[in-house]
This is a predicted structure of a 74-nucleotide RNA (transfer RNA) from a Bacteroidota bacterium.
Its mean pLDDT, the model's own confidence on a scale to 100, is 80.
It matches the Rfam family "tRNA". It is annotated as a transfer RNA.
RNA sequence: UCUGAUGUGGCGCAAUUGGUUAGCGCAUCCGCCUGAUACGCGGAAGGUUGGUGGUUCGAGUCCACCCAUCAGGA
Numbered sequence: 001u002c003u004g005a006u007g008u009g010g011c012g013c014a015a016u017u018g019g020u021u022a023g024c025g026c027a028u029c030c031g032c033c034u035g036a037u038a039c040g041c042g043g044a045a046g047g048u049u050g051g052u053g054g055u056u057c058g059a060g061u062c063c064a065c066c067c068a069u070c071a072g073g074a
Stems, first nucleotide, its partner, number of pairs: 001073007010026004019057001028044005050066005
């Protein structure tokens, strides 16, 4: 310098050819259970989906540029 992939709560991942309220597990907090802890059960909080624009009636998803990480080539 070029090409490709990835970027979604604290962490790891989903989200069907663009469609109604972005879900799951772990962790955290609260409650139940126990003599107590753990396990188990129930519940809650936590996301402007890396950034800025664009397309569209509608974007996590499509397009452009930028940023970060990873891989490959010169």